[in-house]
RNA sequence: GGGGCAUUAGCUCAGUUGGUAGAGCGCUUGCAUGGCAUGCAAGAGGUCAGGGGUCCGAAUCCCCUAUGCUCCA
Numbered sequence: 001g002g003g004g005c006a007u008u009a010g011c012u013c014a015g016u017u018g019g020u021a022g023a024g025c026g027c028u029u030g031c032a033u034g035g036c037a038u039g040c041a042a043g044a045g046g047u048c049a050g051g052g053g054u055c056c057g058a059a060u061c062c063c064c065u066a067u068g069c070u071c072c073a
Stems, first nucleotide, its partner, number of pairs: 001072007010025004019056001027043006049065005
């Protein structure tokens, strides 16, 4: 220098034929219990890495950029 992959909740990750964004763990609250553990129930938390484009509509398609990993030279 060139190619590929990854980037989604605090953490680990799903969601890829475009159609209102999810799980587990963690966190908060309530209930049970002798109980800061455990069980059950409810809830909060996301500009989907950043910018632009296409489209009625984009996490998803296209382009550029950033970071990490990897292959080639």
The prediction has a mean pLDDT of 81. Predicted 3D model of a 73-nucleotide RNA (transfer RNA) from a Bacteroidales bacterium. It was read from a public genome assembly. It matches the Rfam family "tRNA".